[in-house]
Context: one part of a larger RNA
RNA sequence: AGUUGACGGUGGAUGCCUUGGCGCUAGGAGCCGAUGAAGGACGUGGCAGGCUGCGAUAAGCCUCGGUGAGCUGUCAAGCAAGCGUUGACCCGGGGAUGUCCGAAUUGGGAAACCAGGCUGGGGUCAUGCCCAGCCACUCCGGUCUGAACACAUAGGACCGGGAGAGGGAACCGGGGGAAUUGAAACAUCUCAGUACCCCGAGGAAGAGAAAGCAACAGCGAUUCCCUGAGUAGCGGCGAGCGAAACGGGAACAGCCCAAACCGAUGUGGUGUGAUAGCCCGAUGGCGUUGCCAUGUCGGUGUAGCGGGAUCCUCCAGACGGCGCAUCGGAGCCGUCAGGGAGUAAGAAAUCCAUGGGAUAGGCGAAUCCUGCUGGAAAGCAGAGCCACAGGAGGUAACAGCCCCGUAGCCGAAAUCUCGAUGGACUCCCGGAGGCGAUCCCAAGUAGCACGGGGCACGUGAAAUCCCGUGUGAAUCUGCGAGGACCACCUCGUAAGGCUAAAUACAUCCUAGCGACCGAUAGCGGACUAGUACCGUGAGGGAAAGGUGAAAAGUACCCCGGUGAGGGGAGUGAAACAGUACCUGAAACCGUCAACUU
Repeated sequence: AGUUGACGGUGGAUGCCUUGGCGCUAGGAGCCGAUGAAGGACGUGGCAGGCUGCGAUAAGCCUCGGUGAGCUGUCAAGCAAGCGUUGACCCGGGGAUGUCCGAAUUGGGAAACCAGGCUGGGGUCAUGCCCAGCCACUCCGGUCUGAACACAUAGGACCGGGAGAGGGAACCGGGGGAAUUGAAACAUCUCAGUACCCCGAGGAAGAGAAAGCAACAGCGAUUCCCUGAGUAGCGGCGAGCGAAACGGGAACAGCCCAAACCGAUGUGGUGUGAUAGCCCGAUGGCGUUGCCAUGUCGGUGUAGCGGGAUCCUCCAGACGGCGCAUCGGAGCCGUCAGGGAGUAAGAAAUCCAUGGGAUAGGCGAAUCCUGCUGGAAAGCAGAGCCACAGGAGGUAACAGCCCCGUAGCCGAAAUCUCGAUGGACUCCCGGAGGCGAUCCCAAGUAGCACGGGGCACGUGAAAUCCCGUGUGAAUCUGCGAGGACCACCUCGUAAGGCUAAAUACAUCCUAGCGACCGAUAGCGGACUAGUACCGUGAGGGAAAGGUGAAAAGUACCCCGGUGAGGGGAGUGAAACAGUACCUGAAACCGUCAACUU
């Protein structure tokens, strides 16, 4: 030195564990913000570094409820000083305070800082100083003023406005919009209207009451799911892309305008011989009345067995009022009655009562049974009991009956909520029929040409939809569609608008589940984690869990430097469980023994 064996050291694999993750399901909440958000900085404790909480009233203040004996958060023990059955701590509702930054908004600025003005207050002899409120911009409404240019307009000033601004995981609508890739190369094509960027909205968004489907029979807004169907089709007919209707379900809801016509009113034109006007008839009276064009407001009106206006006929509760006057007729308005409806569209504001739900909680069955093993019983043996409760967790090993709970049943002073009910309240209301003569029924629109986009559809026979340039209709005997186009037939009624639910998402809350992980796994993060650390910065980004049932965490003695560390003693079931702490593999390093050289 090697080999083998025994015993150690080092090391932290493995096993077991789980406070943390991952994925999913169901339900809820679904926006927050100038009444200053999201997110932060700095402070704040008797001793106070981090975390948590809070804000100069600073681990808190007030109040209303719940609970009921202890409490002064946590790492993290201690000391000190206190509080509490006159109800503390804790849990929930409401309120107060809430420095500075941040949309940040008095001005500035290298965020958490600097410098101001006005009004009121405190302090000082006075100034400095301190406190409270206000002082950004845009928009909207109103009043006043007011150019070029006479009116006017632009502009300006002032007053009022919880109007906007910023944030938000994904979901949604819109505006832009790739490439890798696939086609075994590549250009049309594909990836894909994806990723990404921007704008906007909401708790959902969008869509939505047929100029729709269909096919000789019919359906009757939209949305979502299943199916139809990898079908019909599209396609360098390559790679690939890929419907729709029907049918079955979920959920259901329908409305308002424009126009014709009537009335009021503004402006412009026209107009007179008092005549066309003033509801009709008669008499009297009035008059820039009337007529035309155009604008505003109110009424009316909203459809495809076309509808409406207009005209005619019939029916229609009570009272009061109206028109230039009187009489008669017809009509209009208001109130009541009658009927209907309603805050989520269709007009809109709110309150009350009752009920349901949310935000604390409460009650809640049955073995302190016997023996055995053990440090410990919940194990084993024996004997009982409950069960609408044998889910889960804890307790010295494995507990229906020990604890907490579970099934079930109750509960709110206060705030919120209900698309629950009722009331207050608010709003609306003539009806029926006839004629088919007149008027209206959304225009630089539809269509067409050219160029594009989008439709599953790549220009194709290419309809339907949208955009650019040009051109440019018709009004119901109209117009559009039924996949070029024409005829017939059928369906619908464009060029205005609103609309709940069924649907999407999962930041947050609650409950639950898993042939998901178990500390090199599972989120990067089970622990001071987006921390330490790295980087000018954008950004990158760790490592690190486990004594024991309980600290019972080794009193006392000895060696040693008043050490470190150890030896006794003691605790404990165990100390080779001693905080470098469960188990404790291998590499690696030793001690002893045997053998080999």